[in-house]
Context: one part of a larger RNA
Molecule: small-subunit ribosomal RNA, central domain
Organism: Potamosiphon australiensis
C1' cells in the first nucleotide's frame, strides 16, 4: 500500500516482436458520452452545522433550517477529452540516389604456428622448476633440414575504430540476405509510443544421437612443497573444448543505469555522410545530420559522481522494490531426458 522510490543503499524482465489495453500531432464541422452550469424530485429519523426555545446553568432536549455530496429526470454552454465526418504535413512509412561496416548466413580457398609420422645429418642429453623430480632419450631423443598427416584458431592490420535488439561479430574470396545512416524530390496522410498475457532470439558449462580430437585440459594418476596439502608448481591425462541435428534457458546476461518524444550554456577527440570554401583536382578549413568517447555550465544526488548518449526538466506505457535471517528454501503448478528453470511462502528469530 491513494505515499516515496529502483547507477552503487531494497528495486529496470538478458534483448527484441507483438494482440488486449493505456497514451497521441495541426486545423475545420457537427454530436454532447466525460466535463461545466440552471431547475426538479429523492437521499426514513435520530446524528452533524446554524438559529431560537424548555429544564436555575450546562450536558441533555423541542422547534425551524440548511449547506456540501451522491443518485434520477430536464433545460443549456462547447474550450478541453471523446465520437462522426471531410481536410494537412512537422511525427511514422514508402519509391529514388549515394555511403560505410568482424551484421547474419552458405560454400570455396590460404598462410604462420603445434602435435604426430617417414626420411637424412648427428650425440648425451632434453624438458622442467623457486630449487627439484615425476616423465622422455643410445631400441639415438633434444637439435636441425626435407617431405606428409591432421585438427583448431586466424598474428601485423587493430583503435575508449566498425556493425547488430541482446547474446554476440575479426584470415580471404564468392552467392544469398537483415538492418543503420546521408542528401534532395516525389509519395501515403497519424498509418505512432508503449505493452500485461503470448512469440522468437539468447554467452558459457551442461544433456541426447552421430562425426571429430591438434593444442588446451574439468575428473584421475603421478612428481614436488608442507604439520597436512583431497590445492597452489610440475610430468601425463579423460570428458569436454570442433562439427551436424535436437534440448536446456540461465550469467556481474552490466552502462550493476527500460523504451519512446521534446527542451536545456560550451570545449576537445573519432568514425560515415552531405554542403559551403579552397584547389586543375585531391588534401586543409568551415558549417549540418547520425554514431562513439574524453572534460565541463545550469541543474540533479546522501556522498561518489552524472551532466545534449543525463543519474537535468516534463509527458506517456511497462517492469521492479517495501528491514536482515530464513530463502530464491518447503509445497504446489508449468517447462525439462536430466541437470535443473519458471512462478514463490510461512514458522521461527534479530
Nucleotide at each position: 500500500u491513494u505515499g516515496g522510490g529502483c547507477g552503487u543503499a531494497a528495486a529496470g524482465c538478458g534483448u527484441c516482436c507483438g494482440c488486449a489495453g493505456g497514451u497521441g500531432g495541426c486545423a475545420a464541422u457537427u454530436c454532447a458520452a466525460g466535463u461545466c452550469u440552471g431547475c426538479c424530485g429523492u437521499c426514513a429519523a435520530a446524528u452533524c452545522c446554524a438559529g431560537u426555545g424548555g429544564c436555575u446553568c450546562a450536558a441533555c432536549u423541542a422547534c425551524u433550517g440548511a449547506c456540501a455530496g451522491g443518485c434520477g429526470g430536464u433545460g443549456g454552454a462547447a474550450a478541453c477529452u471523446g465520437a462522426a465526418u471531410a481536410g494537412c504535413u512537422a511525427g511514422a512509412g514508402u519509391g529514388c540516389g549515394g555511403u560505410a561496416g568482424g551484421g547474419g548466413u552458405a560454400g570455396a580457398g590460404g598462410g604462420a604456428a603445434u602435435u604426430c609420422c617417414c626420411g637424412g645429418u648427428g650425440u648425451a642429453g632434453c624438458g622442467g622448476u623457486g630449487a627439484a623430480a615425476u616423465g622422455c632419450g643410445u631400441a639415438g631423443a633434444g637439435a636441425u633440414c626435407g617431405g606428409g598427416a591432421a585438427g583448431a584458431a586466424c598474428a601485423c592490420c587493430a583503435g575508449u575504430g566498425g556493425c547488430g535488439a541482446a547474446a554476440g561479430c575479426g584470415c580471404u574470396c564468392u552467392g544469398c540476405u537483415g538492418g543503420a545512416c546521408c542528401u534532395g524530390c516525389a509519395c501515403u496522410g497519424a498509418c505512432a509510443c508503449u505493452g500485461a498475457g503470448g512469440g522468437a532470439c539468447g554467452a558459457a558449462a551442461g544433456c541426447u544421437a552421430g562425426g571429430g580430437g591438434a593444442g588446451c585440459g574439468a575428473a584421475u594418476g603421478g612428481g614436488a612443497u608442507u604439520a597436512g596439502a583431497u590445492a597452489c608448481c610440475c610430468c601425463a591425462g579423460u570428458a569436454g573444448u570442433c562439427c551436424u541435428a535436437g534440448c536446456c534457458g540461465u550469467a556481474a546476461a552490466c552502462g550493476a543505469u527500460g523504451g519512446a518524444u521534446a527542451c536545456u550554456a560550451g570545449g576537445u577527440g573519432u568514425g560515415g555522410c552531405u554542403c559551403g570554401u579552397a584547389u586543375c583536382g585531391a588534401c586543409c578549413c568551415g558549417a549540418g545530420c547520425c554514431g562513439u568517447g574524453c572534460c565541463g555550465c545550469a541543474g540533479c544526488u546522501a556522498a561518489c559522481g552524472c551532466g545534449u548518449u543525463a543519474a537535468g526538466u516534463a509527458u506517456c506505457c511497462c517492469g521492479c522494490c517495501u528491514g536482515g535471517g530464513g530463502a530464491g528454501u518447503a509445497c504446489g503448478c508449468a517447462c525439462g531426458c536430466a541437470a535443473g528453470u519458471g512462478u514463490g511462502a510461512a514458522a521461527c528469530u534479530c